[in-house]
RNA sequence: GGCAGGGUAGCUCAGCUGGUUAGAGCGCACGACUCAUAAUCGUGAGGUCGAGAGUUCGAGUCUCUCUCCUGCUACCA
Repeated sequence: GGCAGGGUAGCUCAGCUGGUUAGAGCGCACGACUCAUAAUCGUGAGGUCGAGAGUUCGAGUCUCUCUCCUGCUACCA
């Protein structure tokens, strides 16, 4: 340099034929239970869906550019 995959909550990830409200587990906060803690149960907070642009009535989802991560590969040495 080329090719492929990926970037969604603090962490690990899901999401579909483009369609009203973006979700799960863990973690966190509060509450219940307990003499107390853990476990367990309940409630809740938390998101520019990597950045920008485009298409569309409508984009996390399609297209383009940029950027970062991972793998494969080529070249140089």